[in-house]
Context: one part of a larger RNA
Formats: sequence, C1' cells, structure tokens
RNA sequence: UGACGGGGGCCCGCACAAGCGGUGGAGCAUGUGGUUUAAUUCGACGCAACGCGAAGAACCUUACCAAGGCUUGACAUCCCUCUGACGUUGUUGGAGACAGCAAUUUCCUUCGGGACAGAGGAGACAGGUGGUGCAUGGUUGUCGUCAGCUCGUGUCGUGAGAUGUUGGGUUAAGUCCCGCAACGAGCGCAACCCUUAUGUUCAGUAGCCAGCAGGUAAAGCUGGGCACACUGGAGAGACUGCCGGGGAUAACUCGGAGGAAGGUGGGGAUGAGGUCAAAUCAUCAUGCCCCUUAUGUCUUGGGCUACACACGUGCUACAAUGGCUCAAACAAAGUGAAGCCAGCCGGUGACGGUGAGCAAAACACGAAAUUGAGUCUCAGUUCGGAUUGAAGUCUGCAACCCGACUUCAUGAAGUUGGAAUCGCUAGUAAUCGCGAAUCAGCAUGUCGCGGUGAAUACGUUCCCGGGCCUUGUACA
Repeated sequence: UGACGGGGGCCCGCACAAGCGGUGGAGCAUGUGGUUUAAUUCGACGCAACGCGAAGAACCUUACCAAGGCUUGACAUCCCUCUGACGUUGUUGGAGACAGCAAUUUCCUUCGGGACAGAGGAGACAGGUGGUGCAUGGUUGUCGUCAGCUCGUGUCGUGAGAUGUUGGGUUAAGUCCCGCAACGAGCGCAACCCUUAUGUUCAGUAGCCAGCAGGUAAAGCUGGGCACACUGGAGAGACUGCCGGGGAUAACUCGGAGGAAGGUGGGGAUGAGGUCAAAUCAUCAUGCCCCUUAUGUCUUGGGCUACACACGUGCUACAAUGGCUCAAACAAAGUGAAGCCAGCCGGUGACGGUGAGCAAAACACGAAAUUGAGUCUCAGUUCGGAUUGAAGUCUGCAACCCGACUUCAUGAAGUUGGAAUCGCUAGUAAUCGCGAAUCAGCAUGUCGCGGUGAAUACGUUCCCGGGCCUUGUACA
C1' cells in the first nucleotide's frame, strides 16, 4: 500500500421488510448429470454451466459409429504429356459413392500455337471440427451502469509511498458547494444519440372524411377537400426558469404555481481502470506439437431422439373470477413473389380445387382475453388433458428408427403442492392474444408487439451484495 475480520461509523440496491404471482408435488416439453450404447460427436459447471453455443439433428446439417470406396486427394498454386471437352440425357452393375456403354457438345488463330476444361504422371504440397484458451490475437461473461481509476507539477517522507481523491454539507453520481499544501488535468458520471409523452409549422397519397354534391342493401364508394385523425421532415417545450420555507448569503432540499410533462419525465443504446491463468484453438485467425493409403476425403445406413434414476428451466392444469355453445366489438409491431393468399366450391376437419388483388400506408396474413344470451351446479365432473387405438392431411427423393397437424374413440396423474426457493415498485406484476428470425416441414424456446390491468413499501434491526472513512492483523 492492499486484502481480510462472526471490528466500528456513514450510505445504497426488489437486499430484507410490506405485498402480488410463481418454482419445489402432477402430466408433458426442453437442457444437463448419470447409466446404457457400435456411436449415443464436441464444448459450457456456484452466482456468471444446465429452453446455454443450437435463429430450428428425418437425409443434408454432422464434427460420432458401422460398412463400402479414394490417395497430389473434396479444395488452392506450380511443372510435364495427352485429349477436346466439361456437362446433359438414356442405359447396365451397385446400397450409394463409383465404374462401363451409347447419343449430344467449346472459343480465338499469323495455323506455329494460345485460352479454357478434362484425363494421366512426378513431387513440392493440400487437408485435419486432431491437442494445448495454462503459448496467443480477436470476441464475450462477471463484479456493475457500481462510482470509481489515474496523471503532471508542487509539497511531505531516508524509502516503499503519502498528499491531491481526506474533512463539513449535498447528490443517482469523485454530482456540486465550502474548507484545506496543494494547483491543475485525463479516463469514467452527466450531457450530446435513438425512442416515447404535448403543441406549432410544412407536406397530403396508397392515409383521413368535418362541411358540400352524387350514390348504395351497406360502404370514403365517387366528385371534392386536407379541417380532424394519421404519416414524417423541421422547429418549440423542462432550465430548479418562477414563488415561499429550510440551509452557511453556498451547493442543495421541501412545498407551491403554471404546464401535456417537474426536478435524471419513462425506456433504450452507451460498460472507466481492473478482478476471475473466467469462457472460447469447434465462428475466425494463430505459435508449438501430432496425423499424412489417414486423425484427410467421398458414400449408404445408423446415432446425436437410448432410459431403473437425479437436477435445472418452462408449458398445461387441478376449475364456477370457471368450462362449453351461439352472437357482437376493439390493437400494435411486423412479414409477403419458388411469396402472402381474399372470395367461391368440396371436405366434420387438417386441407384440397379454383381464383381476385398485392414487390404492398393500396392487397393479403388478421386477434384473444372482453361484452351479450344460454347451459353446466361442486362432481375426479360438460374440470383436466397425458396415454393408446383407428382413419386421414401437409411438407419433402424419403416421415420405420425420428415431423407437424386433423377427426373419431380412449380419458391417466392431478382437488393448490414439505423443507426450501425465485421474480416484480406502474402502464410494472399478473393475465390475453399477435408477429418475426431460423425454416421445405417442425416452437411450450428466443426476440419483439400491443390489449386488460393491480397490491404494497412502516422502515433499515436482521440476511445478501456493493461504495466511502476508520481500526486490528502471526496474510501478500
């Protein structure tokens, strides 16, 4: 100087408390451990691994296993020789890779050759998702959006170092004020950026319809208009600016006015110096080591989907604030051409057929909780939907291993969950649906979007984490 303390003081955080809803019990989905296996590829392991890499394992992916092939190689550059192709189609063998046969098939030219491609050969080399993240770059997590981390000059100290950065107040903040052997400065904080909440102005189609006219079964449907809504460009607005109290006449704080918004208005992006030899050699790059007729490469099939069990994360429930039937209404954000698909017809349905519009403020995908009416009357039920049987639909060479969906039948556990444990302070929790990426197909996951919309916070004694000062130390 740090680190640590079941030392002290001050302060903060959904840290506790006050509340609301969960997990832990059930069934299923998914990840992991374990076990099994020819293989169940690899990585991630307290918080900070475990719906994680994987924004989508039937083949492919794929790295694993079995079997069948290749050896200058699936891919790159260079040399020599030969050919004119390569490819496509048909056919034979084969599980296929591959091998054989047949048909078809290049360009330029000074006719020497060249371009390009293929075949053969020799070797330099290729190749490796093989090892080492404890050799590395890059990237990332975490403490933590915590308020800290430092430097120059000066001063003090033999020196390591100290001071500044401590103290009195204050703040979300090393934020600001005052004081002070310090005076200044840098990286962080804040602001500048995006979005959201309110006016103004400009613009007005593909959006809108107040007034005018036409028109309909109905309809912005048409003329017309750009007022309103909306869209999207500019600009305004919030700054403790104003008033009062407190405070040291300061910083600041409390209350008020005005205001759409008030003291950082809400949300996002933004992550200082460092810590964990944290994670990643399997994104990529890369040193060294290792393999080179194989640890490379091609193919078919299998596996990653196994299952006495254990754990994590979720979904659906256990019902009446509910289930079912019929009827009626209201979003936002997105996506769409090998696409989204209205309408009509067929089908109980998944879907099929036909077919309008739309490269989209134009057309389409397209809401549910909610509301109204009816029914069920507390039951393992008209709750719950697992499992299983049968018949189908769709995607795709192909749904046996191993897809999703539909219909009929079946109708399991489950009656609110022990110890323990998690999230959340407002348009939040809870609850309801919608969309997108990946994607042929496959979503209870992820990332977004809106609808409905609470309760509680006395307080900081205690648990956890963190910041500052101080004290002790057989620690560095």
About this RNA
The part of an RNA shown here (small-subunit ribosomal RNA, 3' major domain) has 476 nucleotides and comes from a Clostridiales bacterium. Its mean pLDDT, the model's own confidence on a scale to 100, is 82.